[in-house]
Molecule: SAM riboswitch aptamer (S box leader)
Organism: soil metagenome
Order: sequence, then C1' cells, then structure tokens
RNA sequence: UCAUGCAGAGUGGCUGAGGGACGGGCCCUGUGACGCCACGACAACCGGCCUGAGCAAUUCGGGACAACGGUGUCAACUCUCGCUCGCCGUGAGGCGGGGAACAUGA
Repeated sequence: UCAUGCAGAGUGGCUGAGGGACGGGCCCUGUGACGCCACGACAACCGGCCUGAGCAAUUCGGGACAACGGUGUCAACUCUCGCUCGCCGUGAGGCGGGGAACAUGA
C1' cells in the first nucleotide's frame, strides 16, 4: 500500500489470575482466565492444480480442491460504542452510509 473482517471451527495436559488492543459500556473467568504444549478442527490469503489475457515477465484475471506446503483462526459481528454524514423520533434513543483504529494475509 492493497484485500478481507454478519460465516466457520476445541479437547486434553501444565500453570494459577487475569482476559476481551486502547477509553467507556458490557461480557468471559478458581465449574480455572491469560499464556505455553500436544492433538484436533475451521477457513481458503499465499504456494501448489486447471484455465483466459498478454511478445513476455518475478504481469493481470477466472475456476476447482482442502490430500500437501507457508500463515491465520477456533466466546460474543472486529462483543459494542468512540470521529463524521443521512434518515426516523418531542425526547431518551433507533436505523443506515462513510471514516479512524485494530487484526490477518499478500
């Protein structure tokens, strides 16, 4: 910088008090959090496979698979709000669009 973030998938062992990025809220947690390890699972970003374009490329597309390799993930939509715009509402507030931030991949 670009893409994606409304789907999906957990058991056991060790440890022992925190965790969900940050702030508010809310939630998870001694019926064992976070972390680490083992095995398993999910997914399909990249490689791998088929294929189109292209003179060509370490280029740009489309498709299939999940056996294999590189990552990732396995409470809650990225848990939710946070900035901004629109609509609705007397109001508290609700709904929707965009953005920021964050996460993952390339």